[in-house]
C1' cells in the first nucleotide's frame, strides 16, 4: 500500500468481490502443560431443592432447649428422676439498630433519563464539633398461663406483668410560631470499678464508658430547577384544556398546575412540534492515518425495574427483589369451608436455542450489619470445580550421520529425481510428565498485659487465627522416555505432479472449473502457511475517496427544477466611530476511577499486576486584544433603482381591413374520361366529371421578404392597420444611497394533445371503411372520412419543456461575421456598449469536446445524484370532472448495466477500382440414351473416406482372383513380419495321400559357404523347423490431442517491423492524400525516416538472330552408281531445315503530344517481337478447430485362441428413384464410299514388333530390326477432289438384343474388351434456371502417355484447321482502398424484442377472517391516601369527693380520586384468504421481426 471482476483491446465511470483486524462467539477435525481473563447475547419463560439478612442478655419482662453449679428424692453408691435462673448461655416475645447497602436484571424509557457546566427553594440516621441537659411521675400490652374456633394458616376472649415499648408533668441558653404584645416544645437508661458515709442490703453516692434529649456547625448521603448535547421516518403537519400564564386557597422537607377555585386565552411547531418504530446512558470497546463508523458483555458512575398492575404504611432514608394491603395471570396445599408462592441474589431444574459453568469451600484477607466487646451473620467477597472461549509463555527433544537403504511417489525407463540427514545407527540433554523429599509468601492484628498522655492517640510485651494447600516453588536418581495437528496449493494468494471420473459426481469468495490427456472435482505422493490449534460460519470497522467536514460529482457516464415572480432563511460594496456576541490569547475551575499511551517497577518472560506522570481535543468562569465577521450610530456613490433623450424589434392583448390559394355552389363552354400509384385499384364521370371561363360562400392559413436575422423568463411569437400595453439597449450622469444577489415552501405563467359547456368547420386528418401490397399486414401505398385542429370561457400541468449545460458577481491571448444604438466630416477606424454566430490559445475535460455565450480561474445561493433490473411500478396521502399528475418505497433478482474513444468485421450507407463478375458474342449443360460418381434404398456383405463454393470421371494413374480393407464359411495363436534365449537341420528339391483350398500326414534326395584345426572336430553367417516368454500385429478409435502434405479465398495485392512522432491509452503516423500502374508499381506532397514478407525480375518453353558442333539429321553445290526418267542409294559436304550449347536482342531506348518541367500515358518510327511479347513454375500475414490416423510418422484409448494371421466363395458392379460430371447423337458446315496431303508429343526387352502368309475382321503364324533423332508403335483426322443420298425417325442416331467368333489370363457366370452378321429404342436442338471462353483463344479434329496380364467416354499430354464479340461498368457476382453508421467481435449464418405455452419464486390487490396497539367516550369501582361524619366503642390528659363529663382518638358510614373488568364508536398494525394482477428467473418450446446498418417506414 492494493488486488480480481463489464471489452477484440483501451480509458473513465461504477458496482460487485478479496487480502486486514475484531469477537461473551457457534460447528468441524484434532488436542500435551502452565499463567491469567471471560462464561444464556435466545424465554424480564415457568422453577424442585438448599442456602444469600440478621444481630444486640451491656434495653426488657422471662426460661423452651444445652451445659455447669446447688438442693431433694429414689434406689442398683454412681447412676436415674426432680426442684432452684444461681451460672455459662438462650427458643419464641417486648424494645432497638440493620433490613432503602450489598448482590441481580435492562422489560420499560426518546425522557431533565444519561453526559456535561451551572443554579436555589430544601432534608440528612449512623460519624465529628460545640453548647446546654438528662429531673419527677403516670396508664398500658406482648409473652407466659387459662378457655375457645379452624384441617391448616390463623384468630378471639379473661387473668396478671417488665423496658432505653407508650404518656403528661417540670425545666428551656440555643430552637420553633408570632400581630412583637406574646405564645410553643425534650429526654431513658444500661453498665464497669470504687474510699469514706448512708441503707429496706436491692442499692443510694463518687467515678469512667455506652447511651438519650434540644440546638449548632461540619462531612457524607438524597430531593428539585436550568443551559447545551443525545436513533430513525413527513408515505407522521399541525399539537394542547391543567392545556400556557396570574391571584387565592391547598400540599410537600423544598420550588412549583404538584393539587384545586376564580380570571386571562394563551403555550409549543418546518431550526421538525404531535405521532410511529427502535433504543437503557455513559466512562469506555472495536475498527479506522485521522475525521469518522459501528457497539454499550465483563470493570466502573447513573437510571429503571423485581411474576402483570394499582396504592400506601413503617422510616433519617423506600413508594421498598428474599416487607404490608387490593385486583389478575399462573402454581401449590385443602377437611372444599379456606389457606400458601414469586430465583432479572448463588448453585441448580425443565424449556427455548447453534449456545454458554459447580445444587463445591472458607469467613484466612477485603468489605459489609448489629454488639461494649468476644463474637454471631454475610452465595458481598476470597478460593477452588468444568470449558483451547480469548490472550500469553513453555514443550513435543539437540548434534553427528550418504549404502544418499528399504518403502511410497514421478520418470524421457539396464537408467534418473524426489520423500531426504528424514529413518536406522551413535553421542548428549531432562525444560514438562510421571515418582519422592523439602517447602512460602499471602497475617495486619484486634483482643490481654503494660508505658507515655487532660482527651483523641502512640509505644512496648507476647498469645491466637490459612479456605485456597498433597499449592506456588525447590531440590534428588532414571530416561528419548510423555506430547502435532488443521487448512490450503487456477489467478486474486505462498505452494504441482500422477491416477480415478467424463456438464456425470462434484467444486466455488470474486472470476469461473467438470463434455476422456482436468496443476480448480475425488484419492495418492510432494510442497506451502499457521500451529495446541487449524478451518468453516456468523458480526462489526476498514479497504470504500462507494454520503466525500477532511475527501465527491450533475453536456454525452447516475444526477440542473419547464420558466419566472417571491416569503422565510443564507449570503452581501466604500469610509469613520463605539461595543465585544463570534473570532485569538492569558488565568482559574472541571472534565471520578478504571481503561488508552509514556517511564520506571513486581511475577524467570509474557499476558497480567502495582506506581509515577501525560492525555482527556469538552465545558463553564474571568481577565484581555479588536484586524475580521455581527449589531449600533453617522456618512459615501462605483452596486441597484429612478429621471430626461434616442432609436430597436413575428413582445403581448383587443378591433378593423386584404389578396393569393383550397374546396363547395350556380351559370357557362365541351367531351370521355379523370384521378391515383413502384404497377394498379377502389373512388368519381355520358344523370356530363377532369379542364377552362364567369359569379357567390366560406373557413383557415398568411407565399416572396427571410437571414446560424429580430423579440419574449421560458412555453413561444410572422399579411396589413388602430388603440392600449410590456421590455431590454444606447446616450447624458440630474436625483435616491446598499434599496442588493439566491430563494426551500407559496403565487404565475406553461407546446401539442386531452377534457368540460356553446359556436365553428375550407383544407387537413387519429378512430373508421374501402382498395393494394403481403405467407399474413388489424402498418408503411392510395381513396374516403369522424372526433379534433379554429373561436369564447373553464380544466389539465407534462414534453427529447433540449444549449440534454440553474441563476447572479468578478476575471482570464486573439482573428473574424452579423443585429440595435453612441462617438467622428466620414461603415477608411488601435473605436466603443449591448445581443447573436464562427474558429482558436492557455486553462479544463474519460475523452468526444469547450473554450469572454466556458464545460477555465474564483465568490454567493438553490436543485438534483449515489450499480443494473424490480419501477417512476406498488401501497398511502394530495390535486383533478376524467386522463392522469406530484410525492414516491421494499421483496426478489443479475456482476454487471452505461459513457467516451480504438482495431476490425458488417450494412437492403456513401465515393472510386479491379476481375469472363455483368453486358457483347460464340459453344454448351438442364430434355435423349449410354458412361462414370454421388445420394437413397436394398442387402450376409453392398468396406472406408469426400459433402456450398472449396463433395460428387474426387481418394481410384484402371476391384473377375489378388487388390480388399467388407460378407459367409474353414483354419492358425510367439503368430504372415521384427529383435532376443535354447536346441535341432544346411539351404533347397521333389512324389503320395485327404481337403474347396489353406493345411495335415508320410516318403524320396541333398550335405553347400567361412574361420581354426594335419585330422576328427570346433565356432560363425545366411536359411529352415521345434520350444517357452519378453513381444509382434491391428486400414481399430479420436485429423477436436499431433507432425508433415494438401484445398481455398488467390497470383488477390495486400501483411508487418525498427527507430522518430502524436495520444493518458487501446492505437495512431508510415501504408492516408494528388496522380499513376496488372501491381503498397512508380512519382510527388506529406512527423515521419528507413526496412522485411509478398508484386516485379532472376528460372524454364516459345517466338527472330548470331557463334560454335554435324550423327541416326540435312542434301543446296559436286562425283559415282541405279531407274519406270518421277526419283532412289552412296561419297565429298554441314550452306539450309533440324538437334543442343553460348550468346545477341526490348529498355518506354528514340520522336510528338498529354501530364505538375513528375511518375505515367496517347500516337508513330524502327524491329521477328512494343509497352509485364505468349505460355508455366512460383502461392505473403492468415482464414475456415477446413481435408487426410485408409500413404507415412505420431501422443492417448481399445483389442491379445482375436478388432490379428490365413484360405475359399462372395461382395465393392446389387435397383421403384433423384443429382452431379462426360461421351454420342438428333443430321445436308452433314451421313456414306472412293482418292489423296500435311504434324507434334511420346512409348518399347517377360517391350515395341515391320515386311510376308492367313482371317470379313477382331486376330492368328512366321519373323527383320530396335535398349532406339537409325527400328517399331504409326494409319494422323478434320482438311481437299470426286460421286451417293434429298428432310424422312432417314443411308440421320446407335442404344438394346441374339447369334458366331477373337485377346489376355489359373479362371471371362456373377463381372473383361474386341470383330462379324443380324436387331435398329430414345432423341428432331431441350422449362426454370445454369457453366465455360478474350485468340493460336473458343470451337473443332485427330494422336500420344500413365496405370495396365487384360479392361479408357476418365485423367495428364501433343499438335492440326481456327472464328466471334467487348475496349463499356446501370445492374448481378466476388475483391481491394479511402469514408460513415453500429447496441456486431463466435463480427449479419450477428445481435435482439414482445405475445403465448411449461417450471418455480418473492410481491401488490381481494369478498372477507384471525390477533396486537394507544387514545376517546361511557358503566361497574378493589385496595389506599386525603375529606366529611362519626348515635357503636375508647387505659394515660383536663374539670370533678365520686358518679360522670370534656379534649383526643378507634370502627363503621358517606364522597372525590382510582387498578382491573365490561361496554361504544374509531383509528392503526401485523398474518391468513378461494380468485387476481404485473414481475424475476430458468441450454436447446410458438407466433411474429418492433430495434441496433438509411435495420430495410429513420
Nucleotide at each position: 500500500a492494493g488486488a480480481g471482476u463489464u471489452u477484440g483491446a483501451u480509458c473513465a465511470u461504477g458496482g460487485c468481490u478479496c487480502a486486514g483486524a475484531u469477537u461473551g462467539a457457534a460447528c468441524g477435525c484434532u488436542g500435551g502443560c502452565g499463567g491469567u481473563a471471560u462464561g444464556c447475547u435466545u424465554a424480564a419463560c415457568a422453577c424442585a431443592u438448599g442456602c444469600a439478612a440478621g444481630u444486640c442478655g451491656a434495653a426488657c419482662g422471662g426460661u423452651a432447649a444445652c451445659a455447669g453449679g446447688c438442693a431433694a428424692a429414689g434406689c442398683u453408691u454412681g447412676c436415674u428422676u426432680u426442684g432452684c435462673g444461681c451460672u455459662g448461655a438462650c427458643g419464641a416475645g417486648u424494645g432497638g439498630c440493620g433490613g432503602a447497602c450489598g448482590g441481580g436484571u435492562g422489560a420499560g424509557u426518546a425522557a431533565c433519563g444519561c453526559g456535561u457546566a451551572g443554579g436555589a427553594a430544601u432534608c440528612u440516621g449512623c460519624c465529628u464539633u460545640a453548647u446546654a441537659g438528662u429531673g419527677g411521675g403516670g396508664g398500658a400490652u406482648a409473652g407466659c398461663c387459662c378457655g375457645g374456633a379452624g384441617a391448616a394458616a390463623u384468630c378471639c376472649g379473661g387473668a396478671u406483668u417488665a423496658a432505653u415499648a407508650c404518656c403528661g408533668c417540670a425545666u428551656a441558653c440555643g430552637c420553633c410560631c408570632u400581630a412583637c404584645g406574646g405564645g410553643g416544645g425534650a429526654a431513658a437508661g444500661c453498665u464497669g470499678g470504687g474510699g469514706a458515709u448512708c441503707u429496706u442490703c436491692g442499692g443510694a453516692c463518687c467515678u469512667g464508658g455506652c447511651g438519650c434529649u434540644a440546638u449548632u456547625a461540619g462531612a457524607u448521603g438524597a430531593g428539585c430547577c436550568u443551559g447545551c448535547g443525545u436513533u430513525a421516518g413527513a408515505u407522521u403537519a399541525g399539537c394542547u384544556a391543567g392545556u400556557u400564564g396570574g391571584u387565592g386557597g391547598g400540599g410537600u422537607a423544598a420550588u412549583g398546575g404538584c393539587c384545586u377555585a376564580c380570571c386571562a386565552a394563551g403555550g409549543c411547531a418546518a431550526c421538525g412540534a404531535u405521532c410511529u418504530a427502535u433504543a437503557g446512558c455513559u466512562g469506555g470497546u472495536c475498527u479506522g492515518a485521522g475525521a469518522g463508523g459501528a457497539c454499550g458483555a465483563u470493570c466502573a458512575g447513573c437510571c429503571a425495574c423485581a411474576c402483570u398492575g394499582g396504592g400506601a404504611c413503617u422510616g433519617a432514608g423506600a413508594u421498598a427483589c428474599g416487607g404490608g394491603c387490593c385486583a389478575g395471570a399462573c402454581u401449590c396445599c385443602u377437611a372444599c369451608g379456606g389457606g400458601a408462592g414469586g430465583c432479572a441474589g448463588c448453585a441448580g431444574u425443565a424449556g427455548g436455542g447453534a449456545a454458554u459453568a459447580u445444587u463445591g469451600g472458607u469467613c484466612a484477607a477485603u468489605g459489609g450489619g448489629c454488639g461494649c466487646a468476644a463474637g454471631c451473620c454475610u452465595g458481598a467477597a476470597c478460593c477452588a470445580g468444568c470449558c483451547a472461549u480469548g490472550c500469553c509463555g513453555c514443550g513435543u527433544g539437540c548434534a553427528g550421520g550418504a549404502a544418499g537403504a528399504a518403502g511410497g511417489c514421478c520418470u524421457u525407463c539396464u537408467g534418473g529425481g524426489u520423500u531426504g540427514u528424514a529413518a536406522a545407527c551413535u553421542g548428549c540433554u531432562u525444560u514438562u510428565a510421571a515418582a519422592c523429599a523439602g517447602g512460602a509468601a499471602g497475617a495486619a492484628a484486634a483482643a490481654g498485659c503494660u508505658c507515655u498522655u487532660g482527651c483523641g492517640a502512640g509505644g512496648g510485651c507476647a498469645a491466637u487465627u490459612g479456605a485456597c494447600g498433597g499449592u506456588a516453588c525447590u531440590g534428588u536418581a532414571a530416561g528419548a522416555a510423555u506430547a502435532a495437528g488443521c487448512a490450503c496449493c487456477g489467478g486474486c494468494u505462498a505452494a504441482c505432479u500422477c491416477c480415478g471420473u467424463g456438464c456425470c459426481a462434484g467444486c466455488a469468495g470474486c472470476c469461473g472449473c467438470g463434455g476422456u490427456a482436468a496443476u480448480a472435482c475425488g484419492g495418492a505422493g510432494g510442497g506451502u502457511g499457521c500451529a495446541a490449534g487449524c478451518g468453516u460460519u456468523g458480526u462489526c470497522c476498514g479497504g470504500a475517496u462507494u454520503u466525500a467536514u477532511u475527501g465527491g460529482g450533475u453536456u454525452u457516464a447516475a444526477a440542473g427544477g419547464g420558466u419566472g415572480u417571491g416569503u422565510a432563511g443564507g449570503c452581501g460594496g466604500u469610509g469613520u466611530a463605539u461595543u465585544a456576541a463570534g473570532u485569538c490569547a492569558g488565568u482559574g475551575g472541571u472534565g471520578a476511577a478504571a481503561g488508552c499511551c509514556u517511564g520506571c517497577g513486581g511475577c524467570u518472560c509474557a499476558a497480567c499486576c502495582g506506581u509515577a506522570g501525560a492525555a482527556a481535543u469538552g465545558c463553564c468562569a474571568u481577565u484581555g486584544a479588536u484586524a475580521c465577521u455581527g449589531a449600533c450610530a453617522c456618512a459615501c456613490u462605483u452596486g441597484a433603482g429612478u429621471a430626461u433623450g434616442g432609436a430597436c424589434g413575428a413582445g403581448g392583448u383587443a378591433g378593423g381591413c386584404g389578396g393569393a390559394a383550397u374546396u363547395u355552389a350556380u351559370g357557362g363552354u365541351g367531351u370521355a374520361g379523370c384521378g391515383g400509384u413502384g404497377a394498379a385499384a377502389u373512388g368519381c364521370a355520358u344523370a356530363g366529371a377532369u379542364a377552362c371561363c364567369a359569379u357567390a360562400a366560406a373557413g383557415a392559413a398568411c407565399a416572396c421578404c427571410g437571414a446560424u436575422a429580430g423579440c419574449g423568463a421560458a412555453g413561444g411569437c410572422a399579411g396589413c392597420u388602430u388603440a392600449c400595453u410590456a421590455g431590454g439597449c444606447c446616450a447624458u450622469a440630474a436625483c435616491u444611497g446598499a434599496c442588493g444577489c439566491u430563494g426551500a415552501g407559496g403565487c404565475a405563467c406553461g407546446a401539442a394533445a386531452g377534457c368540460g359547456u356553446g359556436g365553428g368547420g375550407a383544407g387537413c386528418g387519429a378512430a373508421c371503411a374501402g382498395g393494394a401490397u403481403u405467407a399474413g399486414a388489424u402498418a408503411c401505398c392510395c381513396u374516403g372520412g369522424u372526433a379534433g385542429u379554429c373561436c369564447a370561457c373553464g380544466c389539465u400541468g407534462u414534453a427529447a419543456a433540449c444549449g440534454a449545460u440553474g441563476a447572479u458577481c468578478a476575471c482570464u491571448c486573439g482573428c473574424u461575421g452579423u443585429u440595435g444604438g453612441c462617438g467622428a466630416u466620414a461603415c477608411a477606424c488601435a473605436g466603443u456598449c449591448a445581443g447573436c454566430g464562427g474558429c482558436c490559445a492557455a486553462g479544463c475535460g474519460a475523452a468526444a469536446g469547450c473554450a469572454u455565450u466556458a464545460a477555465g480561474u474564483g465568490a454567493u445561493c438553490c436543485a438534483c445524484c449515489u450499480g443494473g433490473g424490480g419501477a417512476g411500478u406498488a401501497c398511502g396521502a394530495u390535486c383533478g370532472c376524467a386522463a392522469g399528475a406530484u410525492u414516491g418505497a421494499a421483496a426478489c433478482u443479475c456482476a454487471a448495466a452505461g459513457g467516451a474513444a480504438u482495431u476490425g468485421a458488417c450494412g437492403g450507407g456513401g465515393g472510386u477500382c479491379c476481375g469472363c463478375a455483368c453486358a457483347a458474342g460464340c459453344g454448351g449443360u438442364g430434355g435423349a440414351g449410354c458412361a462414370u460418381g454421388u445420394g437413397g434404398u436394398u442387402c450376409a456383405a453392398u468396406u472406408c473416406g469426400a459433402u456450398g463454393c472449396u463433395a460428387c470421371g474426387c481418394g481410384a494413374a484402371g476391384a473377375a482372383c489378388c487388390u480388399u480393407a467388407c460378407c459367409u464359411g474353414g483354419u492358425c495363436u510367439u503368430g504372415a513380419c521384427a529383435u532376443g534365449u535354447a536346441c535341432c537341420g544346411a539351404a533347397g528339391u521333389u512324389u503320395u495321400u485327404g481337403g474347396a483350398a489353406a493345411c495335415a500326414a508320410a516318403g524320396a534326395u541333398g550335405u553347400g559357404c567361412c574361420u581354426a584345426g594335419c585330422a576328427a572336430u570346433a565356432g560363425g553367417a545366411a536359411c529352415g523347423g521345434u520350444a517357452a516368454c519378453a513381444c509382434a500385429g491391428g486400414u481399430g478409435c479420436u485429423g477436436c490431442a499431433u507432425g508433415g502434405c494438401u484445398g481455398u479465398c488467390g497470383u488477390c495485392a495486400g501483411c508487418u517491423c525498427g527507430u522518430g512522432u502524436c495520444g493518458u491509452g487501446a492505437g495512431a503516423u508510415g501504408u492516408u492524400g494528388g496522380g499513376u500502374u496488372a501491381a503498397g508499381u512508380c512519382c510527388c506532397g506529406c512527423a515521419a525516416c528507413g526496412a522485411g514478407c509478398g508484386c516485379a525480375a532472376c528460372c524454364c518453353c516459345u517466338a527472330u538472330u548470331u557463334c560454335c558442333a554435324g550423327u541416326u539429321g540435312c542434301c543446296a553445290c559436286c562425283c559415282c552408281a541405279c531407274u519406270u526418267c518421277g526419283g532412289u542409294g552412296g561419297g565429298c559436304g554441314c550452306a539450309c531445315u533440324c538437334u543442343g550449347g553460348a550468346g545477341a536482342a526490348a529498355c518506354u531506348g528514340c520522336c510528338u503530344c498529354u501530364g505538375a518541367c513528375a511518375a505515367a500515358g496517347a500516337g508513330g518510327a524502327g524491329g521477328a517481337a512494343g509497352g509485364u511479347g505468349g505460355g508455366g513454375a512460383u502461392g505473403a500475414c492468415g482464414u475456415c478447430a477446413a481435408g487426410u490416423c485408409c500413404u507415412c510418422a505420431u501422443g492417448g484409448c481399445c483389442u491379445u485362441u482375436a478388432u490379428g494371421g490365413u484360405c475359399a466363395g462372395g461382395g465393392c458392379u446389387g435397383c421403384a428413384c433423384a443429382c452431379g460430371u462426360c461421351c454420342u447423337a438428333c443430321a445436308a458446315u452433314g451421313g456414306c464410299g472412293c482418292g489423296c496431303a500435311c504434324a507434334a508429343a511420346g512409348g518399347g526387352a517377360a517391350g515395341c514388333g515391320a515386311a510376308c502368309c492367313c482371317g470379313c475382321g477382331a486376330g492368328g503364324g512366321c519373323a527383320a530390326g530396335c535398349a532406339a533423332a537409325u527400328c517399331c508403335c504409326a494409319a494422323a483426322a478434320a482438311a481437299c477432289g470426286c460421286g451417293c443420298c434429298c428432310c424422312a425417325g432417314u443411308u440421320c442416331g446407335g442404344a438394346u438384343u441374339g447369334c458366331a467368333g477373337g485377346c489376355u489370363g489359373c479362371a471371362a457366370c456373377u463381372c473383361g474388351c474386341c470383330u462379324g452378321c443380324a436387331u435398329g429404342a430414345a432423341g428432331u436442338c431441350g422449362g426454370a434456371a445454369u457453366c465455360g471462353c478474350u485468340a493460336g483463344u473458343a470451337a473443332u479434329c485427330g494422336c500420344g502417355g500413365g496405370u495396365c496380364a487384360g479392361c479408357a467416354u476418365a485423367c495428364c499430354g501433343c499438335g492440326g484447321u481456327g472464328a466471334a464479340u467487348g475496349u463499356g461498368u446501370u445492374c448481378c457476382u466476388g475483391a481491394g482502398c479511402c469514408u460513415u453508421g453500429u447496441a456486431c467481435a463466435c463480427a449479419c449464418c450477428g445481435c435482439c424484442c414482445g405475445u403465448c405455452a411449461a417450471g418455480c419464486c418473492a410481491c401488490g390487490a381481494a369478498a372477507g377472517u384471525g390477533g396486537g396497539g394507544g387514545g376517546u367516550c361511557g358503566a361497574c369501582g378493589a385496595a389506599g391516601u386525603c375529606g366529611c361524619c362519626g348515635a357503636g366503642c375508647u387505659a394515660a390528659c383536663c374539670c370533678g369527693c365520686a358518679a360522670g363529663g370534656g379534649a383526643g382518638g378507634c370502627a363503621a358510614g358517606c364522597g372525590c380520586c382510582g387498578a382491573a373488568u365490561c361496554g361504544a364508536a374509531a383509528c392503526u398494525c401485523c398474518g391468513c384468504g378461494a380468485u387476481u394482477g404485473g414481475g424475476a428467473c430458468u441450454a436447446a418450446g410458438u407466433c411474429g421481426u418492433a430495434a441496433c446498418a438509411a435495420g430495410g417506414u429513420a